Notes: A computed fold for a 72-nucleotide RNA from Auchenoglanis occidentalis, annotated as transfer RNA.
RNA sequence: GCCCUAGUAGCUUAGCCCUAAAAGCGCCGGUCUUGUAAUCCGGAGAUCGAAGGUUCAAAUCCUCCCUAGGCC
Numbered sequence: 001g002c003c004c005u006a007g008u009a010g011c012u013u014a015g016c017c018c019u020a021a022a023a024g025c026g027c028c029g030g031u032c033u034u035g036u037a038a039u040c041c042g043g044a045g046a047u048c049g050a051a052g053g054u055u056c057a058a059a060u061c062c063u064c065c066c067u068a069g070g071c072c
Stems, first nucleotide, its partner, number of pairs: 001072001003070005010025004027043004049065001051063003
């Protein structure tokens, strides 16, 4: 330098054009317990790596850049 894969909540992932971006763990509050953990209930938290473009509509498609990994 070329090509491929990935980047979404604090962490791990799902969602691959169409109603408010979903879940597990974690966090906060409650329940329960003598207390802690576990259980159960509720809640907060991501405008999706950056910037443009296409579209009625983009996390999703296109261009370019950045970061990480891999091949040559």
Its mean pLDDT, the model's own confidence on a scale to 100, is 84.